This is a predicted structure of a 74-nucleotide RNA (transfer RNA) from Buchnera aphidicola (Tuberolachnus salignus).
Taxonomically the source falls in Buchnera aphidicola (Bacteria, Pseudomonadati, Pseudomonadota, Buchnera).
The RNAcentral record of the sequence draws on ENA and Rfam.
The prediction has a mean pLDDT of 81.

[in-house]
RNA sequence: AAGGGUGUAGUUUAAUUUGGUAGAGCGUCGGUCUCCAAAACCGAAAGUUGGGGGUUCAAAUCCCUCCACCCUUG
Repeated sequence: AAGGGUGUAGUUUAAUUUGGUAGAGCGUCGGUCUCCAAAACCGAAAGUUGGGGGUUCAAAUCCCUCCACCCUUG
């Protein structure tokens, strides 16, 4: 320099095929239970979907660009 991949909650990730309410596990917080705690059960909070722009009634998803990381080629 050229090509490809990945980026979503504190963390691990699903949803991209076919654009249509952003969900789950673990963790955190509260409650039930217990002498206390753990376990179990119930509930809650936590996301500008890496940044910006575009297309669309509507974008995590499609297009352009930038950033970070990884791989391949030279």